[in-house]
Molecule: c-di-AMP riboswitch aptamer (ydaO/yuaA leader)
Organism: bacterium
RNA sequence: ACGAUUGUGUUGCCGAAUCCCGGGGACGGCCCCGGGAACGGGGGAACCAACUCCACCGGGGUUAAUCGCAGGCCCGGCAAAACCUGCGACGGCGACUUCCGACGCCGAACCCGUCAGCUAACCCCGUAGGCGGUCGGAGGCAAAAGC
Numbered sequence: 001a002c003g004a005u006u007g008u009g010u011u012g013c014c015g016a017a018u019c020c021c022g023g024g025g026a027c028g029g030c031c032c033c034g035g036g037a038a039c040g041g042g043g044g045a046a047c048c049a050a051c052u053c054c055a056c057c058g059g060g061g062u063u064a065a066u067c068g069c070a071g072g073c074c075c076g077g078c079a080a081a082a083c084c085u086g087c088g089a090c091g092g093c094g095a096c097u098u099c100c101g102a103c104g105c106c107g108a109a110c111c112c113g114u115c116a117g118c119u120a121a122c123c124c125c126g127u128a129g130g131c132g133g134u135c136g137g138a139g140g141c142a143a144a145a146g147c
Stems, first nucleotide, its partner, number of pairs: 011132004018037008038127006048117001058115001059112004066089007090107005096140007
């Protein structure tokens, strides 16, 4: 000097995933249990919507994480589905916030179990996990310094 690993503190990002109270472990950090607030999600009337047929295809939910076209793959043959590739559309993120522009990145994963349109009352569930950060213009808000 560089790299790797572990612990603690501080400050931020994606996300609903934060705060407070009581009890116990073990005084505290920490862990476990219970409760509350806040944020987030699902189920669930009337009205409305939908309720026709066929198919080798069930349907639905969280999330930005979807759709279309073409090709590949597969198959005894054709086809469908899944998967892969490319293109297009669309969705999301980038440090107070809104709009505009440029640039960069993401479009995964999981769950319910044949069942759920919307939906007042009402009922149920979650508060994890993963990371280290672009710029310019015009507004809004806040803070600091100075007087």